FMN riboswitch aptamer (RFN element) from Leuconostoc fallax KCTC 3537, 143 nucleotides, folded computationally. Lineage of the source: Bacteria > Bacillati > Lactobacillaceae > Leuconostoc > Leuconostoc fallax. The sequence was found by an Rfam model in a public genome assembly.
RNA sequence: AUUAAUCUUCGGGGCAGGGUGUAAUUCCCGACCGACGGUAAUGGUACAAUGCUACCUUAGUCCGUGACCUACAUAUUGAAUAUGUAGUUGACACAGUGAAAUUCUGUGACCGACAGUUAAAGUCUGGAUGGGAGAAGAUUUAA
Numbered sequence: 001a002u003u004a005a006u007c008u009u010c011g012g013g014g015c016a017g018g019g020u021g022u023a024a025u026u027c028c029c030g031a032c033c034g035a036c037g038g039u040a041a042u043g044g045u046a047c048a049a050u051g052c053u054a055c056c057u058u059a060g061u062c063c064g065u066g067a068c069c070u071a072c073a074u075a076u077u078g079a080a081u082a083u084g085u086a087g088u089u090g091a092c093a094c095a096g097u098g099a100a101a102u103u104c105u106g107u108g109a110c111c112g113a114c115a116g117u118u119a120a121a122g123u124c125u126g127g128a129u130g131g132g133a134g135a136a137g138a139u140u141u142a143a
Base pairs, nucleotide, nucleotide: 002142004140005139006138007137008136009135010134017029018028019027031123032122033112034111035065036064037063038062043056044055045054046053047051060110061109069087070086071085072084073083074082075081092108093107094106095105096104114126115125116124
């Protein structure tokens, strides 16, 4: 340093102000938010070194993943629940610079599970003190 196993910890944000109304953080004006891994022309650090160098580092809309949902199988039969497998799963253009830009700069757009609700929800309440992509660390084993 690599692989595998076991364990520990961590692992999601957001309607200010106003309008209508019996009633809305759900409608309307407007406001606000952006999980995880990858990619990197941004930014930074290092140097027997100024490099086509190494390392770190900025994407809600690029590539992929997760939650939710659906189907099937198994556990114990029905319901329910749990586990596993498979499936499904949103949204970006234009301009600028340049050798090169879907990540830079500027402008304008767009997107957001399910159930509930005195009225329709990305933002409220709930499943959820759950699950989770994954992050960090410890121990053991093998090469």